[in-house]
This is a predicted structure of a 1411-nucleotide RNA (small-subunit ribosomal RNA) from an uncultured Nitrospirota bacterium.
RNA sequence: UAACACAUGCAGUCAAACGGAGUUAACGCUAUAGCAAUAUAGUGUUAACUUAGUGGCGGACGGGUGAGUAACACGUAGGUAACCUACCUUCAAGAGGGGGAUAACUCCGAGAAAUCGGAGAUAAUACCGCGUAAGACCACGGGCUGAAAUGCUUGUGGUAAAAGGAGCAAUCCGCUUGAAGAUGGGCUUGCGGCCUAUCAGGUAGUUGGUAGGGUAAUAGCCUACCAAGCCUAUGACGGGUAGCCGGGCUGAGAGGUUGUACGGCCACACUGGGACUGAGACACGGCCCUGACUCCUACGGGAGGCAGCAGUGAGGAAUCUUGCGCAAUGGGGGAAACCCUGACGCAGCGACGCCGCGUGGAGGAUGAAGGCUUUCGGGUUGUAAACUCCUUUUAUUGGGGAAAAUAGUGAUGGUACCCAAGGAAAAAGCCACGGCUAACUCUGUGGCAGCAGCCGCGGUAAGACAGAGGUGGCAAGCGUUGUUCGGAAUUACUGGGCUUAAAGGGCGAAUAGGCGGUGAAGUAAGUUCAGGGUGGAAUCCUAAGGCUUAACCGUAGAAGUGCCUUGGAUACUGCUUCACUUGAGUCAGCGAGAGGAGGACGGAAUUCCCGGUGUAGCGGUGGAAAUGCGUAGAAAUCGGGAGGAAGGUCUGUGGCGAAGGCGGUCCUCUGGCACUGUACUGACGCUGAGGCGCGAAAGCGUGGGUAGCAAACAGGAUUAGAAACCCUGGUAGUCCACGCCCUAAACGGUGGGCAUUAGGUGUGAGGCUCUUAUGGGUUUCGUGCCGAAGGGAAACCAUUAAAUGCCCCGCCUGGGGAUAACGGCCGCAAGGUUGAAACUCAAAGGAAUUGACGGGGGCCCGCACAAGGGGUGGAAGCAUGGGGUUUAAUUCGACGCUACGCGAAGAACCUUACCUGGGUUUGACAUGCUAGUAGUAAAAACCCGAAAGGGAGAUGACUUAGGGGUAACCCUGGGAGCUAGCACAGGUGCUGCAUGGCUGUCGUCAGCUCGUGCCGUGAGGUGUUGGGUUAAGUCCCGCAACGAGCGCAACCCUUAUCCUCUGUUGGUCGGAGACGACCUCUCUGAGGAAACUGCCAGCGACAAGCUGGAGGAAGGUGGGGAUGACGUCAAGUCAUCAUGGCCCUUAUAUCCAGGGCGACACACGUGCUACAAUGGCCGUUACAGAGGGUAGCAAUGCCGUGAGGUGGAGCAAUCCCUAAAAGCGGUCUCAGUUGGGAUCGGAGUCUGCAACUCGACUCUGUGAACGCGGAAUCGCUAGUAAUCGCGGAUCAGCCACGCCGCGGUGAAUACGUUCCCGGGCCUUGUACACACCGCCCGUCACACCACGAAAGUCUGUUGUACCCGAAGCUGGUGAGCUAACCCGCAAGGGGGGCAGCCAUAUAAGGUAUGA
Repeated sequence: UAACACAUGCAGUCAAACGGAGUUAACGCUAUAGCAAUAUAGUGUUAACUUAGUGGCGGACGGGUGAGUAACACGUAGGUAACCUACCUUCAAGAGGGGGAUAACUCCGAGAAAUCGGAGAUAAUACCGCGUAAGACCACGGGCUGAAAUGCUUGUGGUAAAAGGAGCAAUCCGCUUGAAGAUGGGCUUGCGGCCUAUCAGGUAGUUGGUAGGGUAAUAGCCUACCAAGCCUAUGACGGGUAGCCGGGCUGAGAGGUUGUACGGCCACACUGGGACUGAGACACGGCCCUGACUCCUACGGGAGGCAGCAGUGAGGAAUCUUGCGCAAUGGGGGAAACCCUGACGCAGCGACGCCGCGUGGAGGAUGAAGGCUUUCGGGUUGUAAACUCCUUUUAUUGGGGAAAAUAGUGAUGGUACCCAAGGAAAAAGCCACGGCUAACUCUGUGGCAGCAGCCGCGGUAAGACAGAGGUGGCAAGCGUUGUUCGGAAUUACUGGGCUUAAAGGGCGAAUAGGCGGUGAAGUAAGUUCAGGGUGGAAUCCUAAGGCUUAACCGUAGAAGUGCCUUGGAUACUGCUUCACUUGAGUCAGCGAGAGGAGGACGGAAUUCCCGGUGUAGCGGUGGAAAUGCGUAGAAAUCGGGAGGAAGGUCUGUGGCGAAGGCGGUCCUCUGGCACUGUACUGACGCUGAGGCGCGAAAGCGUGGGUAGCAAACAGGAUUAGAAACCCUGGUAGUCCACGCCCUAAACGGUGGGCAUUAGGUGUGAGGCUCUUAUGGGUUUCGUGCCGAAGGGAAACCAUUAAAUGCCCCGCCUGGGGAUAACGGCCGCAAGGUUGAAACUCAAAGGAAUUGACGGGGGCCCGCACAAGGGGUGGAAGCAUGGGGUUUAAUUCGACGCUACGCGAAGAACCUUACCUGGGUUUGACAUGCUAGUAGUAAAAACCCGAAAGGGAGAUGACUUAGGGGUAACCCUGGGAGCUAGCACAGGUGCUGCAUGGCUGUCGUCAGCUCGUGCCGUGAGGUGUUGGGUUAAGUCCCGCAACGAGCGCAACCCUUAUCCUCUGUUGGUCGGAGACGACCUCUCUGAGGAAACUGCCAGCGACAAGCUGGAGGAAGGUGGGGAUGACGUCAAGUCAUCAUGGCCCUUAUAUCCAGGGCGACACACGUGCUACAAUGGCCGUUACAGAGGGUAGCAAUGCCGUGAGGUGGAGCAAUCCCUAAAAGCGGUCUCAGUUGGGAUCGGAGUCUGCAACUCGACUCUGUGAACGCGGAAUCGCUAGUAAUCGCGGAUCAGCCACGCCGCGGUGAAUACGUUCCCGGGCCUUGUACACACCGCCCGUCACACCACGAAAGUCUGUUGUACCCGAAGCUGGUGAGCUAACCCGCAAGGGGGGCAGCCAUAUAAGGUAUGA
């Protein structure tokens, strides 16, 4: 949980109320048998026991359950002048005398049974008359009490009683009437305790009265008649849920939640209805009927009710024994013994809860073994164990053995308890270990498996998963789940809020209600004090007791915050009364105003119409166009006319109004307000649920009106599209009248009223005043700004509060769902108002902060643009790198800027990491250990092979110690080497997202921070912002900041000038030369000087600095370099190196040969050569710098057309590479050429073991594209670009046109900062913070979930109307039936009753129609 269904067992008593029956015993009698004792049968009396029936009492208690019930059901306090009460107690008065039946029983009958019918007989404490009546009751009167008489008392009349039993007896138990008590009830009243208004009206016996009935009793409880009431916003009626309370749990309390056990009350007993009996019931184990279900049956008919105790099935996550005993307590009956008692006392089962106890104690370090871990040293488990000594609670066995019962009686129970015995023996688990939260490591796993209360873990180093070790917590338990309270001030009474977080009603006047000025008097309802009653017991709390302790139990006290009642107090609140004037209002004076309604009038402008002038355009746009208008005369301009709408200037954070809102002038009507005066009223006030009224725009209805504007619509543009923005048109509408709608960011996002609390400064309307001014002072009201205290999360508010208080109303309670659904109300409609839930998320939100971002703003910089000059892109071709493709392999890395002539400053082999094939396995390389090895290590020749490698092997050592020997040399042991084996080596294998180091980039941009102080609740700010200035956070000034650090700059290198010194191999001079002299110059390389806005002028703030000038080789950083802040990009690199982890170990290691990295449909990046005349070719002739060279550079000479060869002097400021190229002269004459040189043929040179794949160069021949390059894009600001050559690294050679350097010649341009890109500072917005490559919205497609609607369909509850109507009560009838009493001699009759029938109301059932 299924108030679901139940098999079986367990439930009265009295024989001292009564008549029987049965059994037994005793004593008789009779009969039979027997000689008799005696036996048998019958019968009588007595006694004991049993009990079917009559009768009495009890079955209304006890026990169970919580379905129903929102109610006088419960709780609490009262009332009963409206009542009852068996048994019990007390008192008073009685019990006389009769009668007729009936069960049991016997006989007959019916039936399967249950049971029933008929006839006959009989008893009572069963039943019925008569007599009596203290008192009771009834009728009619009197009196008393009282607020009230149905009370008490009294008079007259009337009515109704009784039972016996036991005992020898005393007497006891019963009986009748009355009074009282006690106990138990009935009825009634105040107050108290659930949700829902998406339930707002309910009610006809309904509310009251009169009369009658009815009851123990009041009462519409019932009936008839009369009246029309009664309940309700303080929530009626309806719906949902629920037994109520003492109490339990929780909480500081207030509260919240709950009602199991124990105790009180109520309700129910298969469902529904009903009465009977009785003191008491409308009755759990009684009756009748109805329905459903189950069982028996001979099918005709019957029986039953565990929500008693056990127990069964079912349901369920889940809940026990078909036990013992009446020994105790209590109950029923009985005179009693006693009987009954599943109440109760006990036991059983269940760690379900609470409590107590144990599972051992002391010693014990080699810190054992084992486990785990490790930085390999150790650490930890851990005194833990082993081991030694000791103890025996519990348990076990044996022995003794209670109280519970005052005299008897013990189920529990041989139990509690006590004694003895033996032995550490038989006795520890569960959860957790990321934070909250006490407790940490290893292994496995690899966003898988899994965990998770919240946050969140897991994607290869997981303290979070799983296992293990260890640790922490609790402990016979532990953990989980569910539930309640707490924390939660998160429904706020105690104790919250509403400018922006959820939340002020759009506004007003006003009803109910709430709240309310000053002084008195009265009252005493609230309030308060004291007394009395009650607030049951148990529980809780306190105290001291009893079980060994505790749980538990017994005793006493306190508490029970409440209700009732008596008396007192009167400050405050209320009520009544009397006053008051300050709140409020009236009055008088004066004033301002777009306040409202109606009417009349006026001017400017637009449009349209008519006429004139006039001619080709007008119009339109950010820039342009087009649609449109116009030669039928537009636009422009002049004149005349029509009509509608709107109100320029004044105009102002000015005015008025409650809000919406209100703007030309005048007239009429009308509302409100301020100020002044202080005459009048005398609290008349404030707020305000519901209701009522007003309420922008749009919209709706009817009828008008329509100039302009203008949704919709049409056309033209724009665009990828353009259902938009722009243009040309244009209808509703905008306007008026009447009627609706009732919403807005209806906002000050701030409800109304009153009071209190610093100021300053404007402005509008008044008053007073100084005074006569363009003025000042003061005061009231309105309207702004700034600001103190204070408030606030902050932003901000601040006498016009968001401050401080009081009063009243409205509203809020996480986001979405939801300005939604259903229902109600309103509306012509559109729609409005009221207003949930399911489901879903872990947030949504406010204010502020720091960044980042913006097709935001301001300032500034940079070859950023612009101005130039030269390129790329084409075209080609070639070179080179990458992609792609291909391949056995085309090794790997790098991918926007910041990958792509990058790693690679040199791929034919090697390199080399790749592929194919062939080999080796302690290995190509390192260290250690063990064993072996003197013909050992090494090793020529030989065989197989492409090599590596394998086989075989003449010859043949070294070192050390000891011993022998003259010596040569020999022996023994060891080392080295080698062989075998074990540890290990090795890896360019993976992870740059595990890392170190190094590097790129923003960016040589000017920034990035810190200490102390100050400001802020805080994040954080200030400093670092501001005014200037700079290349610069460079400097100056100012400043709640003062200082400091990393960056900038400087210090360093180089270059430009000079000086000093140095002086060969350099330089100059002389000389043919050898050589000599000298060091002035060039130069070499050391030191020094020099530049600092120092000087002048102007500007600037007397600053920093800027502009110009002088001087000077150089001028404002002189040029160049090195130097790269905090950080960003998980940027790059595990293939430089190092390194954690993982992986391979006869292979992912290692060796070798060959191949590949060089492939080729294609597109891309970076370059070279060009397209030519500023050029090509030929000839000729000057001037560099910086480098390199001994395994090298190599001269002069000779040979070759040449690459080159030969040969070799010389050689580090000496010699060589080395010739610089541009220059100059000649020629070519605009062409695919004497431009261009690709491609291809032939022949060579050099390097190298080797140029096939795959080298460079030379000679000769061949002679492609290409005639200056689309979109786009790159570098460069001066010795720069451009152009010209030279050198070097790597390197045998070279695919170098690359890279790094060097010098020669040597320009153009910069107005400027609008724009593109990047960057810096300040500011602004932000829903971004992996930060705009962000975030994010809607449709559509598919699947699923929840809710709504839906034709219909099923079911529960309930209303209304009607039909049918059991049992039973009541009433009527009662021709059938009828013992007691009466009349009668009798027959019979009467009285009373019964059956039957009828009627009212009614359960179940049915029909129809609603909710």
Record summary
It matches the Rfam family "Bacterial small subunit ribosomal RNA". Rfam links the family to the GO terms ribosome and structural constituent of ribosome.